[in-house]
This is a predicted structure of a 335-nucleotide part of an RNA (large-subunit ribosomal RNA, domain IV) from a Bacteroidota bacterium. Its mean pLDDT, the model's own confidence on a scale to 100, is 86.
Context: one part of a larger RNA
Parts: sequence; structure tokens; C1' cells
RNA sequence: UCACGGUUAAGGAACUCGGCAAAUUGGCUCCGUAACUUCGGGAGAAGGAGCGCCUACCCUUCUUUGAAGGGAGGCCGCAGAGAAUAGGCCCAGGCGACUGUUUAUCAAAAACACAGGGCUCUGCUAAAUCGAAAGAUGAUGUAUAGGGCCUGAUACCUGCCCGGUGCCGGAAGGUUAAAGGGAGGGGUUAGCCGCAAGGCGAAGCUCUGAACUGAAGCCCCGGUAAACGGCGGCCGUAACUAUAACGGUCCUAAGGUAGCGAAAUUCCUUGUCGGGUAAGUUCCGACCUGCACGAAUGGUGUAACGAUCUGGGCACUGUCUCAACCGUGAGCUCG
Repeated sequence: UCACGGUUAAGGAACUCGGCAAAUUGGCUCCGUAACUUCGGGAGAAGGAGCGCCUACCCUUCUUUGAAGGGAGGCCGCAGAGAAUAGGCCCAGGCGACUGUUUAUCAAAAACACAGGGCUCUGCUAAAUCGAAAGAUGAUGUAUAGGGCCUGAUACCUGCCCGGUGCCGGAAGGUUAAAGGGAGGGGUUAGCCGCAAGGCGAAGCUCUGAACUGAAGCCCCGGUAAACGGCGGCCGUAACUAUAACGGUCCUAAGGUAGCGAAAUUCCUUGUCGGGUAAGUUCCGACCUGCACGAAUGGUGUAACGAUCUGGGCACUGUCUCAACCGUGAGCUCG
């Protein structure tokens, strides 16, 4: 010097991003225990009181043994849960209902899961999945079953839009492949014509090839948002002012309903008002001007729960004012 541990006057969070760390609390018996609540909880709420050992003693209860409770007398200590061991508590808010799961080795959480809810596929040789296949899982199950996707207890709810994309249904018309079809055209040449050059050219073979027929799909017609998704602008108007229940107009598939709102979302912003503090960019309650909340990409509440996040308080302390001493151990330095 470092590591681990111990003690500390007065103060008691003034430390610090933050009470990080440490300290306080701690057992048993009895008393007592709030809001809220899903009536189970909350709750060990909170907050108090008591606690050892000895005896030919007394009393009460129980049928006995015996035990429990009470009393009397006595003993020791600083201290009787005598050491070890062994909850700190309260108030308010956010998120997630909960127990659970996770980044083996920097993240344990508000992330994942969850019971519950919904949509959708699947009639059994099921759908789905693995596999060139055989076969297997699904399942020795059978729609109260199985697969996929989303949401995430419970309570109250879940608005409008099907124009786009997707999915489902439809089949009149348009478009449309292979295939079928084979009008027509080309090549070749027995033969014919010609003095010749050359021309014409059947059958066969061969190269092509128009019309026409031709499924799903797409176009088209409907449905569907707990499918992917989306949910306006400008102008005017009330007898103070301000504001606009009201009106006009443009656009749209439809123009954001209930609820919530400076929020894990608010840029301006430390918004404004109120509370808490002597003093509060955080916090709590409101307001609404929502840059850019909003309804199963769920909305808003909610008891209980949480090594969760935020703010406050009591207790407590070497976190600090401000540092001091001690123990154990180690390396280094010096001797």
C1' cells in the first nucleotide's frame, strides 16, 4: 500500500447518478393491527408487552399417571431469544396479473411463457411435419380433438373503413400454355416443255404453318379487419372579449368512437396550475395546445405478486462532515 474484518466523540444521507455499501430489524408467547380487496387476502401489516435458574411450599383445571397455568420464597449477571442463528418498515406511482422461463461466460427485465380470449385450417389414409420412397410423428387421438396465427388473469369494453394487399366464394364474358387441328407456304424430283440456259412439276419424304378447340390463373362479380392495414383539410358564425354547440366548401374506402392523455408516447418543454421541500429539470394530482395515444400490433382500471423501475418518509448507520485506531493475510519497498 492492498484485501478481508472490528470499533468510533458530535452530527445523521450533509455522500452520491442513486442510501451503492454498511448499519438497523431479527426467535418464541401474548396484546393489537389501516386503506383497499377478486372476501382468499392485505398481515409477521403497522405498533406494543413479556422471556433465566432453584424449591420435600401453596392454589386452580383435568378420573389417574402426569401436564398446564397462577402464587410464594430464594439465586446470579452489564445483559436471561445472554453465544451461534436470526424479517428493516411505511406511503405513492409506472410496467407486467400471478408461480414460472431466459442471453452457460457483462443484460433476470417491462423481454419469453402462462391460464383465459379470438380467428383460421382439418371428417380421418385428417390437416400439419420429417422423408426421392417405404414409412413415421400427429395418435393407438377423432372437432369438448389436432395444427397454425394473434392476444395475454380478472372487471368494463373492443367503435368506423373492404378503395389497396391477402384470404374465401362465384362463374357469364375477356385474356391464356401444352396439346389437338392442318387452310396455306417452302425444299426435294419421276415426268413434261425447251436446241440450250432453264422452266413447270404428281406421289412420297421433309421443313413450316393460319383459322378453330383448349384448364387453372389473371381481369371481372361478391364477401371478409380479434386478416395486412387505414381512421382529413380550409373558411365563417353567439349582444364585452374569447371560444364555437351551428353553417359552408373540398377531398376520402372511411375520416379516431369509448376511454386515456406533457404519458416507458410531448418536439417546443424545466408547458401551465396545485401538492410535497427553506429551495424540486425528478415525483404526485389536474388541465388538453395528443410535434407523433387509442381500442386483442388490444383500450382503460384493478386486489395480490416482483432480487423490477420511479418519487417520498420513519428507523438506522464511517456514505459523508473528517478522519482515527485495531486484528488477520498477502505482495512490494527498506532493514